[in-house]
Context: one part of a larger RNA
RNA sequence: GCCAACGAGUUUUCAAUAUCUGCGUUAGGUUAACCAAUUUUAAUUGGGCAGCCAUAGCGAAAGCGAUCUCGACUACGGUCGGGAGGGUCUGAAUAGGGCCUUGAGUAGAUACUGGAAGACCCGAAACCAGGUGAGCUAACCAUGAGCAGGGUGAACUCCGAGUAAUAUCGGAGGGAGGCCCGAACCCGUUGUCGGUGAAAUGACUUGGGAUGACUUGUGGUUAGUGGUAAAAUGCCUAUCGUACCUGGAAAUAGCUGGUUCUCCCCGAGAUAUAUUUAGGUAUAGCCUCAUAGAGUAGCUGUAGGGGUAGAGCGACUGACUAGAUCAAGAAGGCUCUGCUGACUUGAUUUAAUCAAACUCCGAAUACUACAGUGUAAAUCUAUGGGAGUCAGACUUGCUCGGAUAAGCGAGUGUGGUCGAAAGGGAAACAACCCAGACUCCCAUCUAAGGCCUCCAAAUAGUCGUUAAGUGGUUAAGGAAGUGAGAUCUCAAAGACAGACGGGAGGUUGGCUUAGAAGCAGCCAUCCUUUAAAGAUAGCGUAACAGCUCACCGUAAUAUAUCCCGAUUCGUCGGGGUAUGAGAUUUUGCGCCAAAAAUGAUCGAGGCUCAAACGACUUGCCGAAGAUGGAGCUUUCGUCAGACUUAGUCUGAAGGAGGGGUAGGGGAGCAUUCUAUUUGCAGUGAAGGUGUGCUGUAAGGCAUGCUGGAGCGGAUAGAAGUGAGAAUGUUGGC
Numbered sequence: 001g002c003c004a005a006c007g008a009g010u011u012u013u014c015a016a017u018a019u020c021u022g023c024g025u026u027a028g029g030u031u032a033a034c035c036a037a038u039u040u041u042a043a044u045u046g047g048g049c050a051g052c053c054a055u056a057g058c059g060a061a062a063g064c065g066a067u068c069u070c071g072a073c074u075a076c077g078g079u080c081g082g083g084a085g086g087g088u089c090u091g092a093a094u095a096g097g098g099c100c101u102u103g104a105g106u107a108g109a110u111a112c113u114g115g116a117a118g119a120c121c122c123g124a125a126a127c128c129a130g131g132u133g134a135g136c137u138a139a140c141c142a143u144g145a146g147c148a149g150g151g152u153g154a155a156c157u158c159c160g161a162g163u164a165a166u167a168u169c170g171g172a173g174g175g176a177g178g179c180c181c182g183a184a185c186c187c188g189u190u191g192u193c194g195g196u197g198a199a200a201u202g203a204c205u206u207g208g209g210a211u212g213a214c215u216u217g218u219g220g221u222u223a224g225u226g227g228u229a230a231a232a233u234g235c236c237u238a239u240c241g242u243a244c245c246u247g248g249a250a251a252u253a254g255c256u257g258g259u260u261c262u263c264c265c266c267g268a269g270a271u272a273u274a275u276u277u278a279g280g281u282a283u284a285g286c287c288u289c290a291u292a293g294a295g296u297a298g299c300u301g302u303a304g305g306g307g308u309a310g311a312g313c314g315a316c317u318g319a320c321u322a323g324a325u326c327a328a329g330a331a332g333g334c335u336c337u338g339c340u341g342a343c344u345u346g347a348u349u350u351a352a353u354c355a356a357a358c359u360c361c362g363a364a365u366a367c368u369a370c371a372g373u374g375u376a377a378a379u380c381u382a383u384g385g386g387a388g389u390c391a392g393a394c395u396u397g398c399u400c401g402g403a404u405a406a407g408c409g410a411g412u413g414u415g416g417u418c419g420a421a422a423g424g425g426a427a428a429c430a431a432c433c434c435a436g437a438c439u440c441c442c443a444u445c446u447a448a449g450g451c452c453u454c455c456a457a458a459u460a461g462u463c464g465u466u467a468a469g470u471g472g473u474u475a476a477g478g479a480a481g482u483g484a485g486a487u488c489u490c491a492a493a494g495a496c497a498g499a500c501g502g503g504a505g506g507u508u509g510g511c512u513u514a515g516a517a518g519c520a521g522c523c524a525u526c527c528u529u530u531a532a533a534g535a536u537a538g539c540g541u542a543a544c545a546g547c548u549c550a551c552c553g554u555a556a557u558a559u560a561u562c563c564c565g566a567u568u569c570g571u572c573g574g575g576g577u578a579u580g581a582g583a584u585u586u587u588g589c590g591c592c593a594a595a596a597a598u599g600a601u602c603g604a605g606g607c608u609c610a611a612a613c614g615a616c617u618u619g620c621c622g623a624a625g626a627u628g629g630a631g632c633u634u635u636c637g638u639c640a641g642a643c644u645u646a647g648u649c650u651g652a653a654g655g656a657g658g659g660g661u662a663g664g665g666g667a668g669c670a671u672u673c674u675a676u677u678u679g680c681a682g683u684g685a686a687g688g689u690g691u692g693c694u695g696u697a698a699g700g701c702a703u704g705c706u707g708g709a710g711c712g713g714a715u716a717g718a719a720g721u722g723a724g725a726a727u728g729u730u731g732g733c
Base pairs, nucleotide, nucleotide: 001733002732003731004730005729006728011117012116013115014114015113017111018110019109020108021107022106023105028053029052030051034047035046036045037044038043039042057064058063067084068083069082070081071080072079073078085101086100087099088098089097090096120258121257123255127248128247129246130245131244132243138222139221140220141219142218143217144216145215146214147212149181150180151179152177156173157172158171159170160169161168185209186208187207191204192203193202224240226236227235228234261668262667263666264665265664266663271284272283273282274281275280285389286388287386288385289384290383291382292381293380294379296378298373299372300371301370302369303368304367310361311359312358317355318354319353321351322350323349324348325347326346327345328344329343332340333339334338392418393417394416395415396413397412398411399410400409401408423434424433425432438631439630440629441628443627444626445625449621450620451619452605453604454603458618460617461616462615463614464613465612471607477592478591481589482588483587484586485585486584487583488582489581490580491579499554500553501552502551504528505527506526509523510522511521534549537548538547539546560577561576562575563574564573565572566571632658633657634656635655636654638652639651640650641649642648643647669722671719672718673717674716675715676714677713678712679711680710687706688705689704690703691702692701693700694699
């Protein structure tokens, strides 16, 4: 891991509610313990009237102590509503107020809940009590044992030298030491291996101690609120921040996990308040079931109040930018009884603005009321039974925090979707777009989105744009990309660009300077000749020179045509159109800006008068949507039939429905046993294993083989009543 078996809302008691049953409704219902009898021995019958509930309430108590009438509806049983009284308490009260006021209950069974109990099951770490442990290890006590070899050479002694005597020196002997090196022995420093090990702590290597605070044998002592500890919370039998065993004990667990057959109807919440409360719980909200009721919900119309969005401010309150005017103040200055004055404050005014806590204004919606419509129900209320929910997520409007970041955090509003929702689209993609799946169909129409191929449907049509594979990644910024428009200017007296030629003189302007001659810098920037030419726009020189530019000329180049007038009929003038040229500007689509790690990419192939973009047109495809056909089922009223006529069941056509987690309600299947009844079985029961048929499902029936002795149906009843999950338990493989 797989398979099989086992494995979780039970039982007792008390209580509430619902349904059913008995008795009662002319006020009653019921026994408990216990006793007696009987038999089938765990029940039945009889007794037992103690007690409980109801029959009257009010009051703390003493105590006192209660009904008539009217209207509507009616299934004639009553139901609903209104009015006036009454009882009692408070009180001085005849006031006011509170509670009550004519009545049906009670006992049991079943169901579903709640309380008390282990209370759906498994699961702690812990706490307490009584015992068992020092054969491991810690310390101690008693008594024994062990330590190859080598080195160093203390005290002390002797001999010699030496001294006045000591001292001192040399030699020999001697053999001290928590001395040195190093086996046994003890330890465990380093590295590697090992790490389902050879080993629940080891092997190899390297290392420390090795006559000592050494090591070790045997016997003994200390016990858990404790011992022992050269002290590490170390050790006390692979267990130690308080051992182990048994018991209290099914400790407790607001926590995690698990909780077993089917179908049908409805169907949430992740909010408020409170909480030693925040991942728990209570009440309300939202769901469901039952009973009773309203006539609602929605839509249309009418009538309302408002101060939001917006807008506005010479309409207030305030804010705010630039200027002008006036007034006041003021450092300072001056020609000082005063004048001026950077600047500051205020007012007025011109122009331009702003506001959640501004408003002269002011919607759409929403809300409220009334009327109509609507009424086989989509709405609401009351009472009662049962819940679950209190971690929500994204999207959307507004706001706050953050960086006008976050698939970020927080608040709020009406929603949406997911949650609890499948289907189609977005390549893939809970929360986006379309759309809400009872089942079936090789039928039809559509939504979003699409129609070259993958891939269902247009290689559809018309008019444009784009050349960047833009489409199919981003900004500031940049650019004779290209399409459309607007304004202005020039042009046959020849425009724009290009070609050729000129581009001069006074003069090297003055100053400055080593020099400054158009061209380092400062000042001025005139005049002449001219078709035109700056006291020079750029390059250049040490300074000149030199090359260009502005400006002018020549040739060539754009086609002309219409109207008016003049005319010597050759033309000329004015205006317009067309054309050419230039400048500015608006706008559509493109370009650059644009760098990432194994090979790239629009989903891919591939696409250029598109298969891209903009506009228009007509078709088609496209979903579990809608429609059509067949069937199942819930509910509603209607009709028909049957019966035990209070009602229940069956059928028909019709209306409205049938996504669903937590959860509520309903109806069933199967298993084991019991009672009654009725059956099967050696001519083969149960069980096992196949096959076929059948029911909406749980399931049922028949039959082959196996098996070899018991087992079903119907109606009731009772449960050790259904497994795939619990790191489930036991067994097998």
Large-subunit ribosomal RNA, domain II from a Candidatus Woesebacteria bacterium, 733 nucleotides, folded computationally.
It matches the Rfam family "Bacterial large subunit ribosomal RNA".
RNAcentral holds the full RNA, with entries from ENA.